Predicted 3D model of a 477-nucleotide part of an RNA (small-subunit ribosomal RNA, 3' major domain) from Marinicella sp. Its Rfam family is "Bacterial small subunit ribosomal RNA". The RNAcentral record of the full RNA draws on ENA and SILVA. Its mean pLDDT, the model's own confidence on a scale to 100, is 82.
Context: one part of a larger RNA
């Protein structure tokens, strides 16, 4: 001086309790084990690996597996020949392939050179081959926990100590007081963004009070700058200000004004360092391996198998609801090889069409839950939708393995789920829809944004985890 106890004390976290709504049952979707296979490519593996790299496996991605085929190679700089490239035509292959025609450009000191393209030589190139226990980078995590520390000084033989400990407080090693310390530094917080108010300033393409034209209707038009809004500068919140409290501090309680009130709500932001945590397959790289293969290429396959375990989700067992008519009110983003409106044809998917838009101007676009008013009347049902069969629409050279949509017909399991276990303190949970990345299409139910509806609960900290400071025991280090 760490750890470390089923020691002790303070204290904190949705930890637990108190609630609400889930997983665990069933049907699918999607990872994973395991088996299978010619491959079923690799990697990730308690928490912190399993809708996880992947934010797009039909070819392609593709790394794997078959067969087939090239060796200076698909890529890179050097050197020696020839040839401008390019396009075009014959032919064949399951595919990379073989032939042949055209055709002459740019600079120029006419030697010749730059690109490029073909042979031909050898240094060399290539590896998603191995080690992440050789490493950088990056990145998880404990943990947005409140801690880890240096100088110098004091003590102590020394290993350290002290400061960081002691009373308060605080979300906080946050502040105050004290005190052999007295200071600083990396964290804390506060400086950056968004959001909530108000103000100035600007007014198209966004707005329309108040004046007017018009129109079935609509800021459609003149006009207007008030308003909402956009998007720029500012103000504003600091315990500022009373009251009680406290040790007259630091604070806390309580009120007053205020859109806000004691960190207002949300985001970036993660101290020494722990796990040889993950990445050598993003990239970078020592070292080891392969060089007519462990490299390149082409076709097909496979990553998508399937008797099963397991995770993570999505539809359900209905009536707070299904259905059907009628209606209302968002945000946030995307758009030129793109979005697609009116309008016509289809139940329909889509298809025809062809305005308008580089977008506060046109578009995707109808939000949906909600409201109104009909209906079912407790049923395996007018609940549930798998499977399944036919018939279809779209993208793509190409949906047999293995795309998605759409009619129509089928209509399984499933009546709320054992031990067990997760999330969540408020504009939270639950619920609704909407949208974007990848993307030709999409197996998205997935991520990762957006807004509509909108709670219940918290006595309390004995108990479970998890931490954080001080104390104690140790045969641990």
């Nucleotide at each position: 001086u760490g750890a470390c106890g089923g020691g002790g004390g303070c204290c904190c976290g949705c930890a637990c309790a108190a609630g609400c709504g889930g997983u665990g049952g069933a049907g699918c979707a999607u990872g994973u084990g395991g088996u299978u296979u010619a491959a079923u490519u690799c990697g990730a593996u308690g928490c912190a690996a399993c809708g996880c790299g992947a934010a797009g496996a039909a070819c392609c991605u593709u790394a794997c597996c078959a067969u087939c085929c090239c060796u200076u190679g698909a890529c890179a700089u050097c050197c020696u020949c020839g040839g401008a490239a390019a396009g075009c035509c014959c032919u064949g292959u399951a595919g990379u392939g073989g032939g042949g025609c055209c055709g002459u450009g740019c600079c120029u000191u006419c030697g010749g050179g730059a690109a490029c393209c073909g042979a031909g030589u050898g240094a060399c190139a290539g590896g998603u081959g191995c080690u992440g226990c050789a490493c950088g980078g990056c990145u998880g995590u404990c943990g947005u926990c409140a801690g880890c520390u240096c100088g110098u000084g004091u003590c102590g033989u020394g290993a350290g100590a002290u400061g960081u400990u002691g009373g308060g407080u605080u979300a906080a090693g946050u502040c105050c007081c004290g005190c052999a310390a007295c200071g600083a530094g990396c964290g804390c917080a506060a400086c950056c963004c968004c959001u909530a108010u108000c103000u100035a300033u600007a007014g198209u393409u966004g707005c329309c009070a108040g004046c007017a034209c018009g129109u079935a209707a609509u800021g459609g038009u003149g006009g207007g700058a008030a308003c909402u809004c956009u998007a720029u500068a500012g103000a504003g919140a600091c315990u500022g200000c009373c009251g009680g409290u406290g040790a007259u501090a630091a604070g806390c309680c309580g009120g007053a004004g205020g859109a806000a009130g004691g960190u207002g709500g949300g985001g970036a932001c993660g101290a020494c360092g722990u796990c040889a945590a993950g990445u050598c397959a993003u990239c970078a790289u020592g070292g080891c391996c392969c060089u007519u293969a462990c490299g390149g290429g082409a076709u097909g396959g496979g990553c998508u198998a399937c008797a099963c375990a397991c995770g993570u989700g999505c539809u359900a067992c209905a009536a707070u609801g299904g259905u059907g008519c009628a209606u209302a009110c968002a945000g946030a983003g995307g758009g030129u090889u793109g979005c697609c409106a009116a309008c016509c044809a289809g139940c329909g998917a889509u298809g025809g069409g062809g305005a308008g838009c580089c977008a506060a101007u046109c578009u995707c676009a109808g939000a949906a839950a909600g409201u109104g008013c009909a209906u079912c009347u407790u049923a395996g049902u007018c609940c549930g939708g798998a499977u399944u069969g036919c018939a279809g629409u779209c993208u793509g050279c190409a949906a047999c393995u293995c795309g998605a949509c759409u009619g129509c017909a089928u209509g399984a399991a499933g009546u709320c789920g054992g031990a067990a276990u997760c999330g969540c303190u408020a504009g939270u949970a639950a619920u609704c829809g909407c949208g974007a990345a990848u993307c030709a299409g999409c197996u998205a139910c997935g991520u990762c944004g957006c807004g509509g509806u909108g709670a219940a609960u918290a006595c309390g900290u004995u108990c479970c985890c998890g931490g954080g400071c001080c104390u104690u025991g140790u045969a641990c280090a």